[in-house]
Annotation: Predicted 3D model of a 73-nucleotide RNA (transfer RNA) from a Chloroflexota bacterium. The organism belongs to Chloroflexota, within Bacteria. It matches the Rfam family "tRNA". It is annotated as a transfer RNA. RNAcentral holds the sequence, with entries from ENA. The prediction has a mean pLDDT of 82.

RNA sequence: GCCCCCAUAGCUCAGUGGAUAGAGCGACGGUCUUCUAAACCGCAGGUCGAGGGUUCGAAUCCUUCUGGGGGCG
Numbered sequence: 001g002c003c004c005c006c007a008u009a010g011c012u013c014a015g016u017g018g019a020u021a022g023a024g025c026g027a028c029g030g031u032c033u034u035c036u037a038a039a040c041c042g043c044a045g046g047u048c049g050a051g052g053g054u055u056c057g058a059a060u061c062c063u064u065c066u067g068g069g070g071g072c073g
Base pairs, nucleotide, nucleotide: 001072002071003070004069005068006067007066010025011024012023013022018056028042029041030040031039049065050064051063052062053061
């Protein structure tokens, strides 16, 4: 220098054009327990890396950039 992949909640990920964007773990509160853990119940938390474009409508499609990973030279 060229090519490919990834970026969504604190963490690991799902969601591939239309529904209030979800799950597990974690955090917090509660029940239980002498206490802790486990179990069960509840609750909070994300303008989907950034800009622009397409579309009636974009996390999702196109483009540029940023960051991370891999391959080639």